[in-house]
Predicted 3D model of a 124-nucleotide RNA (Glycine riboswitch aptamer) from an Aggregatilineales bacterium. Lineage of the source: Bacteria > Bacillati > Chloroflexota > Anaerolineae > Aggregatilineales. It was read from a public genome assembly, where an Rfam model found it. The model forms 89% of the base pairs in the Rfam consensus.
RNA sequence: UUGGGACUGCGCGGAGAGCGCCUUUGCUUUGGACAACAUCAUGGCAAGGGACGCCGAAGGGGCAAACCGCCAGAAGCUGGGCUGGCUGGUGAAACUCUCAGGCUACAGGGACGCGCAAGACCGU
Numbered sequence: 001u002u003g004g005g006a007c008u009g010c011g012c013g014g015a016g017a018g019c020g021c022c023u024u025u026g027c028u029u030u031g032g033a034c035a036a037c038a039u040c041a042u043g044g045c046a047a048g049g050g051a052c053g054c055c056g057a058a059g060g061g062g063c064a065a066a067c068c069g070c071c072a073g074a075a076g077c078u079g080g081g082c083u084g085g086c087u088g089g090u091g092a093a094a095c096u097c098u099c100a101g102g103c104u105a106c107a108g109g110g111a112c113g114c115g116c117a118a119g120a121c122c123g124u
Stems, first nucleotide, its partner, number of pairs: 003122002008117006018052001021050008030041002053103003059099001060097003066090003069086005
């Protein structure tokens, strides 16, 4: 100098599943009543909790082949190889589980992708 480049930051894109039910609280529409407040009924919205039903792309868990190890087997022994076994080890995902998280829109989150910046480290 050039190639690769974990991690990080910024920008853009980014799916799925109840527009459900019960309950509590707050705000609010309407009505009765009232001097007013309060209270009652009714509809709406938001938040918390519960039951059931779902989703998988924060995070997390699980494993196949293969490799390694151990044991056994076949002609006297040894080594290698082969065959078989192990409720042994390593071993991936967008697969799978559904713990966590999520399930109208908005917002938020979001694996992953692209771009930009910086860049440990590796190679030459």